Overview: RNAcentral holds the full RNA, with entries from ENA. Large-subunit ribosomal RNA, domain IV from a Candidatus Woesearchaeota archaeon, 331 nucleotides, folded computationally. Lineage of the source: Archaea > Nanobdellati > Candidatus Woesearchaeota. Its Rfam family is "Archaeal large subunit ribosomal RNA".
Context: one part of a larger RNA
């Protein structure tokens, strides 16, 4: 000194980005259990005693034996549960082995899956819920094809898509991409038919038409999108209201400095002695938004982030022991 371990006075997270890492709880009987809530659950919630020999005293209960009343009484051997009074030790689940707990936010509903060998999660997945194509010689896949799968299924089925339990809802736009449906007519390729250059031929022109495009409709749980300036109320403010320009149509209900807010440590209250932190609430959203889902939301997470109880060598501040390595010196 440097690994692996043990103990530590008084304080007890002051240390750290963070209580990381250690210590604290621990089984098993008994009491007792709150707020929430999908009435199932939280829940071993939380928080208390107990727990070793000993003797008594009973409770259930096997067996045997006995007793003229038999589902019962008594006596012996056991087992099991309950009291109660004594005893040891510092300590009775004395060792192993074995939850620290409580309250808020924030994302995923939940059990489950994942980057063998730097991520386990808020990613993925999934019930649920919804669009689309498909009536069986389908549809989708594989294969050049023959043929196979799906399926010896049949639309309560099978494929491809987006949302992701459950509650509550889920606006507005079809102009733009795209899908899908129509088309009386317009465009349009070879071929083909006609027909010109005196014949041939190359070449021209002309008629016919497919798909597509035009048009014309539909379609947003299809891709996606959802303004701006100016004035107005008898304090000030602000604007229910009103002119304007403009668009496909101007963001509704909801939530909102938020996993999303530049300015920004926004203001305001709570929590600390002290808070760019949490959390509540406001809203002028640099740039929130409704299955590219929006809002809640019990249960659940080796998720994130805040607090408080407990506990501690994380730390004030270090010391000591116990194995081990390494280095000195000396042999």
């Nucleotide at each position: 000194u440097c690994c692996a371990a043990u103990u530590g006075a008084g304080g007890g997270a002051a240390u750290u980005c963070g209580g990381c890492a250690a210590a604290a709880u621990g089984g098993c009987c008994c009491c007792g259990u709150g707020c929430c809530u999908u009435c199932g659950g939280u829940a071993u919630a939380a928080g208390g005693g107990g727990u070793c020999c000993c003797u008594g005293u009973g409770u259930u209960u096997g067996u045997a034996g006995u007793c003229g009343u038999a589902u019962g009484g008594c006596u012996g051997c056991g087992a099991u549960c309950a009291c109660a009074g004594g005893g040891u030790g510092c300590a009775a689940u004395a060792a192993c082995a074995a939850a620290g707990g409580u309250g808020g936010u924030c994302c995923g509903a939940c059990u489950g899956u994942u980057u063998a060998a730097c991520a386990a999660a808020a990613a993925c997945u999934u019930a649920a819920c919804u669009g689309a194509c498909u009536g069986c010689u389908a549809g989708c896949c594989u294969g050049u094809a023959a043929a196979g799968g799906u399926g010896u299924g049949u639309a309560u089925a099978g494929u491809c898509g987006g949302u992701g339990a459950c509650g509550u809802c889920u606006g507005c736009c079809c102009a733009g991409u795209g899908u899908c449906a129509g088309u009386a007519c317009u465009u349009u390729a070879a071929a083909a038919c006609c027909u010109g250059u005196u014949u041939c031929a190359a070449c021209g022109g002309g008629u016919c038409u497919a798909a597509g495009a035009g048009c014309u409709g539909a379609u947003a749980a299809a891709c996606g999108g959802c303004g701006g300036g100016g004035g107005u109320a008898a304090c000030u403010a602000u604007a229910a209201c009103u002119c304007u320009c403009u668009u496909a149509a101007g963001g509704u209900a909801g939530c909102g400095a938020a996993a999303u807010g530049c300015c920004u440590u926004g203001c305001c209250g709570u929590u600390u002695g002290a808070a760019u932190g949490a959390c509540g609430g406001c809203u002028u959203g640099c740039a929130u938004g409704a299955a590219u889902g929006g809002u809640g939301u019990a249960a659940c997470g080796a998720g994130a982030u805040c607090a408080c109880c407990g506990c501690u060598g994380u730390c004030c501040c270090c010391a000591a022991u116990u194995g081990g390595a390494a280095u000195c010196c000396u042999c």